[in-house]
Transfer RNA from Alligator sinensis, 73 nucleotides, folded computationally. The coordinates come from a structure-prediction model, not an experiment, and the mean pLDDT is 81. The sequence is in RNAcentral, with records from Rfam. The same sequence occurs in records of 2 taxa. Lineage of the source: Eukaryota > Bilateria > Deuterostomia > Sarcopterygii > Alligator. It matches the Rfam family "tRNA". About the family: Transfer RNA (tRNA) molecules are approximately 80 nucleotides in length. The family's RNA type in Rfam is transfer RNA.
RNA sequence: GCCCCAGUAGUCUAAUGGACAAGGCACUGGCUUUCUAAGCCAGAAAUUGUGGGUUGAAGCCCCACCUGGGGUA
Numbered sequence: 001g002c003c004c005c006a007g008u009a010g011u012c013u014a015a016u017g018g019a020c021a022a023g024g025c026a027c028u029g030g031c032u033u034u035c036u037a038a039g040c041c042a043g044a045a046a047u048u049g050u051g052g053g054u055u056g057a058a059g060c061c062c063c064a065c066c067u068g069g070g071g072u073a
Base pairs, nucleotide, nucleotide: 001072002071003070004069005068006067007066010025011024012023013022027043028042029041030040031039049065050064051063052062053061
């Protein structure tokens, strides 16, 4: 250089082009407890790597780029 894969909340993982982007852990508040842990209830947290394009509608499709991993001489 070329080819392939991945990038979504603090973290790990979902989401057939279609409702408000869903869930676990973690975090915050409450209940319970003498206290802590565990358990239960509630809540906050995402411009879906960046910039464009297609579409009535894009996390998903197309193009370029960035980061990480793998392959190739």